[in-house]
RNA sequence: AGAGUUUGAUCCUGGCUCAGGACGAACGCUCGCGGCGUGCCUAAGAAAUGCAAGUCGAGCGAGGCCCCUAUCUUCGGACGGGGUGUCCUAGCGGCAUACGGUCGCGUAACACGUGAGCAACCUGCCCUCCAGGCUGGGAUAACAUCGAGAAAUCGGUGCUAAUACCGGAUGUUGUCCGAGAUAUGCAUGUAUCUUGGACCAAACGGGGUAACUCGCUGGGGGAUGGGCUCGCGGCCUAUCAGUUAGUUGGUGGGGUAACGGCCUACCAAGACGACGACGGGUAGCUGGCCUGAGAGGGUGGCCAGCCGGAUUGGGACUGAGACACGGCCCAGACUCCUACGGGAGGCAGCAAUUAGGAAUCUUGCACAAUGGGGGAAACCCUGAUGCAGCGACGCCGCGUGGAGGAUGAAGGAUUCCGGUCUGUAAACUUCUUUUCUGAGGGAAGAACACAAUGACGGUACCUCAGGAAUAAGCCCCGGCUAACUACGUGCCAGCAGCCGCGGUAAGACGUGGGGGGCGAGCGUUGUCCGAAUUUACUGGGCGUAAAGAGCACGUAGGCGGCUGCCUAAGUGGAGGGUGAAAUCCCGCGGCUCAACCGCGGAACUGCCCUUCAAACUGGGUGGCUUGAGAGUGGAAGAGGAGAGUGGAAUUCCUGGUGUAGCGGUGGAAUGCGUAGAUAUCAGGAGGAACACCCGUGGCGAAGGCGGCUCUCUGGUCCAUUUCUGACGCUGAGGUGCGAAAGCGUGGGGAGUGAACGGGAUUAGAUACCCUGGUAAUCCACGCUGUAAACGAUGGAUACUAGGUGUUAGUGGUAUCGACCCCACUAGUGCCGUAGCUAACGCGUUAAGUAUCCCGCCUGGGGAGUACGGCCGCAAGGUUGAAACUCAAAGGAAUUGACGGGGCCCCGCACAAGCGGUGGAGCGUGUGGUUUAAUUCGUCACGAAGCGAGGAACCUUACCCAGGCUUGACAUCCUGAGAAUCCUGAUGAAAGUCGGGAGUGCCCUUCGGGGAAUUCAGUGACAGGUGUUGCAUGGCUGUCGUCAGCUCGUGUCGUGAGAUGUUGGGUUAAGUCCCGCAACGAGCGCAACCCUCAUCCUAUGUUGCCAGCGUAAAGUCGGGAACUCAUAGGAAACUGCCCGCGUGGAGUGGGAGGAAGGUGGGGAUGACGUCAAGUCGGCAUGGCCCUUACGCCUGGGGCGACACACACGCUACAAUGGCCGGUACAGAGGGCUGCGAUGGGGUGACCCGGAGCCAAUCCCACAAAACCGGUCCCAGUUGGGAUUGAAGUCUGCAACUCGACUUCAUGAACGCGGAAUCGCUAGUAACCGCCGGUCAGCCAUACGGCGGUGAAUACGUUCCCGGGGCUUGUACACACCGCCCGUCACGUCACCUGAGUUGACUGCACCCGAAGUCGCUGGCCUAACCCGCAAGGGAGGGAGGCGCCGAAGGUGUGGUUGGUGAGGGGGACGAAGUCGUAACAAGGUA
Repeated sequence: AGAGUUUGAUCCUGGCUCAGGACGAACGCUCGCGGCGUGCCUAAGAAAUGCAAGUCGAGCGAGGCCCCUAUCUUCGGACGGGGUGUCCUAGCGGCAUACGGUCGCGUAACACGUGAGCAACCUGCCCUCCAGGCUGGGAUAACAUCGAGAAAUCGGUGCUAAUACCGGAUGUUGUCCGAGAUAUGCAUGUAUCUUGGACCAAACGGGGUAACUCGCUGGGGGAUGGGCUCGCGGCCUAUCAGUUAGUUGGUGGGGUAACGGCCUACCAAGACGACGACGGGUAGCUGGCCUGAGAGGGUGGCCAGCCGGAUUGGGACUGAGACACGGCCCAGACUCCUACGGGAGGCAGCAAUUAGGAAUCUUGCACAAUGGGGGAAACCCUGAUGCAGCGACGCCGCGUGGAGGAUGAAGGAUUCCGGUCUGUAAACUUCUUUUCUGAGGGAAGAACACAAUGACGGUACCUCAGGAAUAAGCCCCGGCUAACUACGUGCCAGCAGCCGCGGUAAGACGUGGGGGGCGAGCGUUGUCCGAAUUUACUGGGCGUAAAGAGCACGUAGGCGGCUGCCUAAGUGGAGGGUGAAAUCCCGCGGCUCAACCGCGGAACUGCCCUUCAAACUGGGUGGCUUGAGAGUGGAAGAGGAGAGUGGAAUUCCUGGUGUAGCGGUGGAAUGCGUAGAUAUCAGGAGGAACACCCGUGGCGAAGGCGGCUCUCUGGUCCAUUUCUGACGCUGAGGUGCGAAAGCGUGGGGAGUGAACGGGAUUAGAUACCCUGGUAAUCCACGCUGUAAACGAUGGAUACUAGGUGUUAGUGGUAUCGACCCCACUAGUGCCGUAGCUAACGCGUUAAGUAUCCCGCCUGGGGAGUACGGCCGCAAGGUUGAAACUCAAAGGAAUUGACGGGGCCCCGCACAAGCGGUGGAGCGUGUGGUUUAAUUCGUCACGAAGCGAGGAACCUUACCCAGGCUUGACAUCCUGAGAAUCCUGAUGAAAGUCGGGAGUGCCCUUCGGGGAAUUCAGUGACAGGUGUUGCAUGGCUGUCGUCAGCUCGUGUCGUGAGAUGUUGGGUUAAGUCCCGCAACGAGCGCAACCCUCAUCCUAUGUUGCCAGCGUAAAGUCGGGAACUCAUAGGAAACUGCCCGCGUGGAGUGGGAGGAAGGUGGGGAUGACGUCAAGUCGGCAUGGCCCUUACGCCUGGGGCGACACACACGCUACAAUGGCCGGUACAGAGGGCUGCGAUGGGGUGACCCGGAGCCAAUCCCACAAAACCGGUCCCAGUUGGGAUUGAAGUCUGCAACUCGACUUCAUGAACGCGGAAUCGCUAGUAACCGCCGGUCAGCCAUACGGCGGUGAAUACGUUCCCGGGGCUUGUACACACCGCCCGUCACGUCACCUGAGUUGACUGCACCCGAAGUCGCUGGCCUAACCCGCAAGGGAGGGAGGCGCCGAAGGUGUGGUUGGUGAGGGGGACGAAGUCGUAACAAGGUA
């Protein structure tokens, strides 16, 4: 520091996810040791048990114990007196119990933090100073006794003490009141001094022989601790906008330590709030902690400071201090005891228990240390604390061994079978002993004057001995992200943080091997920060990605021109105070290191005070004119409002002319019209809108504004530079304006025209089209307040190249004048530089560079929805969520593909023609069906006379049956026999069981061995037309013989990519030329190759024959001219001429030529596409079968047949059929072959065999054609299917299932619906001939050959296919694409809902505990007063009354949960239903 994920690819926007760190954690697997930390985050639920706050006898009385002693004694002791004490203690009394410890409920508050203030305060114990402690009095607990009670506990009577309580005196001081003086402060005032008056103390007690000491009282000061006040700071929510009656202030009074509505009476009517009051939700705050580069964000567990709480609520008492965790009273809930009458209790102290929960420890030791309380002290108490225990909960440290060791052991895994990996790893040899075990020694922590004193602990640590001994796991290995293979599984089981894996070859699932990472841990889950500049202060945006409010005016607020002076709030400098400690950082040091700890420094970015400065901002004051405004003079304009007025057109009405149609559409129909329409003429009525002018022209803030005239009225511009003197800009709320549609009331209504009716279209057509037509559109008044209200671009100001239009004005120049021209200002357009931008684009009218102010955005969907509020008559508007769900949704641009987009161009693509197919019969192939089997493959074009260029057996892969198991075939091993031949039985054959003949070749040591071959046996193996063409090679089809497909370098672009290859011409062609940021090149095209057409040369046999010979025949002699054959050459190149064209490429025409612009035909198939076809031609990986999915044999099947399709043949006839006669080819084939002449048969064919290994012989008569005859339009003399009979040939064999022949039979069929195919010249059509395969043949097929031999092409609008450019796109599996909505089913969350049930809370009223305060007749009352006393008084108490008052009750509101029949939409879900809305002009933009 980044990475993955939207796309075919790219850039951007944007979300999601990951890698890091952290934790009081939990869960899974695993676990050797030590140190230091840390441990109920949930139920502030409950409350067994023990402990956690006591102490002082030197305050007091009393008792006990002990000691001494008198007396008595039954020797136990009793009783009296005295004494004593580190002895005990129930009570009175003092101090403490307000600390320490615990928890975080409440609290949004002066609670906390920070900084100030108190002239408005208190402070026990402690320190210091001043002064003093005089004199009296009356009680009471304990105790005794009586009584009540179950208990807790209580009452009566009697006795007693004090450092308990009370009176009086003194009174330095103090407090209050009065007077005076000094000093001082920000106000009230305060401080000090003098003086007068009034008021207020005490324990002279305890200890001690004493000195003295501990205490007591009044006061001053200090220290410590607290109380109160204020500035500033730190949560969410405006779907909480108004709140408030003690409320805000005043006066009097009360109260407090103290100010204060803190309380009360009266008076006034204030106080708070958009700088967020009030309400709701949440929350202890901080130092810090985690994270981060920082700024920030999150957090507040441990430690430390503050606050708050102590079962819930209320209350006071005591006290220096409490409204009091282990105190009191009352009320509530709960638990316990009870004799039922009453009582007791409060772990959010330490342990422990239970409950809850994913989850959090021992009912330990000790006061040795530190600290606290009491005490004079000893000492006592101390679950504070110090330690130990439990938990890998965290951090830190250590170990599980080190070295050597290759035959690279075994095992395991894998393999191409060679090997490779595990792996120096192990074994083995040697060494060491941290740890462990045993033994020995053994601390510091201890500080008191000395001595004594250690829970931890015989711990840490040291030494010795023993022995590699006691000690490794977890996660991961598709990418991110380090790490790969095998098997299993087969969209199953499963994985998954995101993208995504799994449908038979899974590096992603599971297991093994191997590897990577970390390591006593490793993973997972949760949470926080980071990454995320993804809330942007640092540090983002808003034309199209989310985002500028529809527009203006303007309040608060924010910001603001030039200049002088003053000020000092902001700002800056210097100094001071504070910012607790701990933490963090740096340095040093202590535990062996580290964690941890100690010391010092720095830091704590903050707040406050003092002082200085005055540039800038602010404030005050003065001036200025350039911002802004005003004046004067001109100018343009669909700017607004009202009133009037004009013509054209539509419609309607009246009348005339006139007759059968009009209208409407793609075509029609509905509709109108003989009751006279449409058309046409004249007149009239009425409403609405204003043609031409009209213009990227004008005006307005926007919406918007268009005939003409008048009235009223707003704004703008130009010139002048006369006036004011910053008066400005923006603008949250607010107010106004605001298209269309819509609403209300009243008018109006010609045309147009939602809804609606009808007609069409259509599968349907609630649409598009047509004919009608209501509301509406128009006017007035009032509402509504929204639009793609768009420049999708807020307003203002300044600056930053130009060019070119246009509108308005002014100036200059010029002219007689108007123009033209030049310049300036204001508007409005286009192009464009710099710059900006993701790109597109923007570009002085900015989307550039800056400043100010406002509005708005933060992934998509849910949703502009729900609920609530406000507005509205309603429709609805405005404000505006969440649950849930997705891994994207998007912007711009690129390359393709596509379009019922455009342009250009080709092709038998259409058109023009000729002939067919589709109908019939038959042949063949296919589907389907059937079957024991009908073997398999192939399926639009590009499967279907295809693989198959020959299925009766064989082929053959299928079925049935009979057989074989190292096999029909290959290699190796062992044994035997040469090979080979003849033959019997059985069987359908294969095969099985026998019999006989026969002995060869090479070497030899004569035993034998070897080669070829056969048989038997053994196991390795053979074999498979079994599977996967979606694992493959090779080959092939197709687009397409279409003209395309690419590369190098350069250039352009952030990039994908572009350029080149586009453009202008031209071509069959990316063929060539020209131009050009391109220049070149490759694969294709063309050419080179074969063949046909002309000529020449050479050679003439088996070919040829002009002339010569021969009776006939090239038969022979002969000839070498011709044909022809073979071979080699020539020829054609737009070369020549004319026109066109750019002096080009080329093209039109012409000449010559056998052939002319590629001369005809063939071979030749670019990059690629279709997971196209083929594992059954062959090859081949994986999988599968192995007495069978292999092999042999016989028979059957591949030939079935209601049907459907494809390709063909023959026809339907007279351009014909039949009969007879008579011509003319080319190219092929032939020895297991072709087979002549001759003979037989009606014929197929047979007999026979000449000739020929073929330019010689044969197949072999070519047929159509031509000549002659016949038939006469008919199911025929057309047509030949089908069937019967008889034959021929091939073959082991023609039944299933061959071809051919003869005779007989003589079917459909009379030119073929929708639709569809081929062909552009020696072509189509017609005609025959040959070949391969092959015994034969189902061949009408396929491949060739020649013969006869046409028609037509205007043309490129349309159909199909293709090429190029361009355009749109939401497609990229690429239109056979994408995609929307209803309905149906399931799941989930949400809204609403008659209600119902909780919680919290406001208001009103009722009741009213404890208690403070106030009042109080009678009652009670030791101290003081009067009085001899009785008694009275003062004061107090109980009781009563009153105010307030918790809980409770009643009523009525609000907020928020649970639940709810039903209703509503939403999201998601497998291949459901209906349509086709959107994306292309998406077929109606």
Notes: The RNA shown here (small-subunit ribosomal RNA) has 1485 nucleotides and comes from a metagenome. The sequence is in RNAcentral, with records from SILVA. Rfam family: Bacterial small subunit ribosomal RNA. Its mean pLDDT, the model's own confidence on a scale to 100, is 86.